RNAcentral holds the sequence, with entries from ENA. Predicted 3D model of a 71-nucleotide RNA (transfer RNA) from Candidatus Moranbacteria bacterium RIFCSPHIGHO2_02_FULL_40_12b. Rfam family: tRNA. It is annotated as a transfer RNA. Its family is annotated with triplet codon-amino acid adaptor activity in the Gene Ontology. The source organism's lineage runs through Bacteria, Bacteria candidate phyla and Candidatus Moraniibacteriota.
[in-house]
RNA sequence: GCGAGCGUAGUAUAGUGGCAGUACACGACCUUCCCAAGGUUGGGGCGUGGGUUCGAUUCCCAUCGUUCGCU
Repeated sequence: GCGAGCGUAGUAUAGUGGCAGUACACGACCUUCCCAAGGUUGGGGCGUGGGUUCGAUUCCCAUCGUUCGCU
């Protein structure tokens, strides 16, 4: 330099056009003499910028980061 994959919450991940979910973690409460375990509940997220569309995490382009391959 060229090509390909990936980027969603603190962490790990699902989601192929119509409310962004799950687990762990975190806060509050219940339970318990206390801890642990358990239960209820709450906060927090689509890498960035454009385009298409009534509507984009999803499709298209660029860019950034990262991984792999080729040279």